[in-house]
The prediction has a mean pLDDT of 86. The part of an RNA shown here (large-subunit ribosomal RNA, domain IV) has 361 nucleotides and comes from a metagenome.
Context: one part of a larger RNA
RNA sequence: UCAUGGUGAAGGAACUCGGCAAAAUGGCCCCGUAACUUCGGGAUAAGGGGUGCCUGAACCGUCCGGUCUGUGACAGGCUGUGGGCGGUGAGGGUCGCAGAGUCCAGGGGGAAACGACUGUUUACUAAAAACACAGGUCCGUGCGAAGUCGUAAGACGAUGUAUACGGACUGACUCCUCCCCGGUGCUGGAAGGUCAAGGGGAACUGUCAAGGGUCUUUCGGGGUCCUGAAGCGGUGAACUUAAGCCCCAGUAAACGGCGGUGGUAACUAUAACCAUCCUAAGGUAGCGAAAUUCCUUGUCGGGUAAGUUCCGACCUGCACGAAUGGAGUAACGAUUUCCCUACUGUCUCACCGUGAACUCG
Numbered sequence: 001u002c003a004u005g006g007u008g009a010a011g012g013a014a015c016u017c018g019g020c021a022a023a024a025u026g027g028c029c030c031c032g033u034a035a036c037u038u039c040g041g042g043a044u045a046a047g048g049g050g051u052g053c054c055u056g057a058a059c060c061g062u063c064c065g066g067u068c069u070g071u072g073a074c075a076g077g078c079u080g081u082g083g084g085c086g087g088u089g090a091g092g093g094u095c096g097c098a099g100a101g102u103c104c105a106g107g108g109g110g111a112a113a114c115g116a117c118u119g120u121u122u123a124c125u126a127a128a129a130a131c132a133c134a135g136g137u138c139c140g141u142g143c144g145a146a147g148u149c150g151u152a153a154g155a156c157g158a159u160g161u162a163u164a165c166g167g168a169c170u171g172a173c174u175c176c177u178c179c180c181c182g183g184u185g186c187u188g189g190a191a192g193g194u195c196a197a198g199g200g201g202a203a204c205u206g207u208c209a210a211g212g213g214u215c216u217u218u219c220g221g222g223g224u225c226c227u228g229a230a231g232c233g234g235u236g237a238a239c240u241u242a243a244g245c246c247c248c249a250g251u252a253a254a255c256g257g258c259g260g261u262g263g264u265a266a267c268u269a270u271a272a273c274c275a276u277c278c279u280a281a282g283g284u285a286g287c288g289a290a291a292u293u294c295c296u297u298g299u300c301g302g303g304u305a306a307g308u309u310c311c312g313a314c315c316u317g318c319a320c321g322a323a324u325g326g327a328g329u330a331a332c333g334a335u336u337u338c339c340c341u342a343c344u345g346u347c348u349c350a351c352c353g354u355g356a357a358c359u360c361g
Stems, first nucleotide, its partner, number of pairs: 001356007010348002014346001019343001027051005036041001038172001052094004058088006064080007095099001107341007114333002119131002135170007147156003173328004179257002183255002185251005192246003198240002203235005210227007259277005286320001287317001298314005
């Protein structure tokens, strides 16, 4: 120094990020138990007392004896300073420092945050406030269902049938869930606009039999220019034509959004009030320096001698807010934060063992 045990000074968290670790509590019997509450809980709440051994009144249970009644097995009643066994056990006695004598074997209380709960999770650094959950809402699906897997056959869904199944969000319970459909999405819409391939074929065009002009010829023909039927090709207008998009509505427990400026009251301050601009609409109830507050250790109150944390308020919400749920909430939690009590070598401040390492011999 490391590991692992122990401690009777006084103090008792002064240690530390933090009571981490340790100590303390602990079983059984009796008494007694608050706020709050969903009336089930909370609760082993909290807080007290007892506990060994010997003796032992009394009471209880059971077996046995006597006797009576009923036809019997047997059942019932009465009775015994009676006896045996078992149990509870007042009282008395007795030993020790200590009697649940070792081991085993809850510390408790108060106040907040989050999540209702039991459960699940990062196998090997995270167990949680994350996931799930019962409950709620919306959307889809009429059965050969929607949806999913598969190229398909086929299978699951389901040997189910809308009180069913699939998807999305929220997350027990209580009280609630305001306004906005302009944007995006979804749903609906026999009109109108746009619009693909396809259909259609006006018109133009290539080639070319033939005809004509001109030049040439060895008179057979050849060159060049123009017109150009049918056929075969090329380009291709009008017109016709679905969904979609435009357009018109609906829909926010769909994605989402939810203002600014100026003035005004008989102290001051503030502004119930007024004016004005903009918007689809301007944040309602509730909560609020919050797991959200930058300034900030905001201000006031409580707790401490002293409190950047904590609790209660205020509202100036940088940048809360209503199923991306809002606010509460009994019970629950190896969750997070603060306080009190008990307790202690965590500490003031250290000491004593045991086992190792190291140094010296």
The RNAcentral record of the full RNA draws on SILVA.